Predicted 3D model of a 101-nucleotide RNA (Guanidine-I riboswitch aptamer) from Halobacillus yeomjeoni. The RNAcentral record of the sequence draws on Rfam. It matches the Rfam family "Guanidine-I riboswitch aptamer". Its family is annotated with regulation of gene expression in the Gene Ontology. About the family: This family represents a conserved RNA structure found upstream of the ykkC and yxkD genes in Bacillus subtilis and related genes in other bacteria.
RNA sequence: GCGAAUGUUUUCUAGGGUUCCGCAACUUGUGGUGUUGGUCUGGUCCGAGAGAAAACACACAGUUUCAUACUGUGACACGGAAGGACAAAAGCCUGGGAGAU
Numbered sequence: 001g002c003g004a005a006u007g008u009u010u011u012c013u014a015g016g017g018u019u020c021c022g023c024a025a026c027u028u029g030u031g032g033u034g035u036u037g038g039u040c041u042g043g044u045c046c047g048a049g050a051g052a053a054a055a056c057a058c059a060c061a062g063u064u065u066c067a068u069a070c071u072g073u074g075a076c077a078c079g080g081a082a083g084g085a086c087a088a089a090a091g092c093c094u095g096g097g098a099g100a101u
Stems, first nucleotide, its partner, number of pairs: 007056006015046002020043002022040001023037004028032001058074006076096001078099001082094003
């Protein structure tokens, strides 16, 4: 100086906001309507490459069978700013990116 790979999906969690519901305040024609509030614990909702679990796939090893099937292993991972989506925000997406080591 150059350079690769590290699977997919689902359900959750940390986290996130405020469409809807609820809640609070005000309004009002008072079991109702409307406005405002996430500087409201919450339900719905969004949600991790570097959080968890499961299923499937793949690779390797072992056992076994005519075919096959079963078991085990699959490591590591510092990280902005900025922009984008939905109502909005985010450990979401750009992105195992830029950069650093």